[in-house]
RNA sequence: GGUCGAGUAACUCAGUUGGUUCAGAGUGCCGCCCUUACAAGGCGGAAGUCCGGGGUUCGAGUCCCUGCUCGACCA
Numbered sequence: 001g002g003u004c005g006a007g008u009a010a011c012u013c014a015g016u017u018g019g020u021u022c023a024g025a026g027u028g029c030c031g032c033c034c035u036u037a038c039a040a041g042g043c044g045g046a047a048g049u050c051c052g053g054g055g056u057u058c059g060a061g062u063c064c065c066u067g068c069u070c071g072a073c074c075a
Stems, first nucleotide, its partner, number of pairs: 001074007010027004019058001029045005051067005
């Protein structure tokens, strides 16, 4: 330098054909219950620039262009 893949909550990830609750799960965190206490368990809650910018569209996490970061392979 080239090809391909990935980037979504603190972490690991899902998200179908663009369409009403497509902003979601588990873990973690906070509060309450339970316990002598802790763990486990139960209930509830907070937490998001869907990597950045631009475009298409009535509508974009999803499609297109571009930049950045990470990984694999080729040179």
Predicted 3D model of a 75-nucleotide RNA (transfer RNA) from a Fidelibacterota bacterium. It matches the Rfam family "tRNA". Rfam links the family to the GO term triplet codon-amino acid adaptor activity.